Predicted 3D model of an 86-nucleotide RNA (c-di-GMP-I riboswitch aptamer) from a Pseudomonadota bacterium.
Its Rfam family is "c-di-GMP-I riboswitch aptamer". Its family is annotated with cyclic-di-GMP binding in the Gene Ontology.
RNA sequence: GCUUCACAAGGGCAAACCCGCCGCAAGGCGGGGACGCAAAGCCUCCGGUCCGAGCGCACUGGGCGCAGGAUAGCGGGGUUGCCGGC
Numbered sequence: 001g002c003u004u005c006a007c008a009a010g011g012g013c014a015a016a017c018c019c020g021c022c023g024c025a026a027g028g029c030g031g032g033g034a035c036g037c038a039a040a041g042c043c044u045c046c047g048g049u050c051c052g053a054g055c056g057c058a059c060u061g062g063g064c065g066c067a068g069g070a071u072a073g074c075g076g077g078g079u080u081g082c083c084g085g086c
Base pairs, nucleotide, nucleotide: 001086002085003084012037013036017032018031019030020029021028022027035073041079042078043077045076046075047074048071049070050069051068054066055065056064057063
């Protein structure tokens, strides 16, 4: 430098659920916990999904739309990278 993970070793992350805190909410953070993950490291650029206190419409069932937000463990894309192999 290439490979993008078959094998080996040493490790890494942590779904559901429980507790605490934050948030209107989706959800996030910390602790416990492991369903899984070879980028389950990082980034909302594209599509999806979810929320939406507030604003607008509508009018009593609650709905529709918008601003704005969440999800990188929904997919694509971008970017960085350990061991091993060549």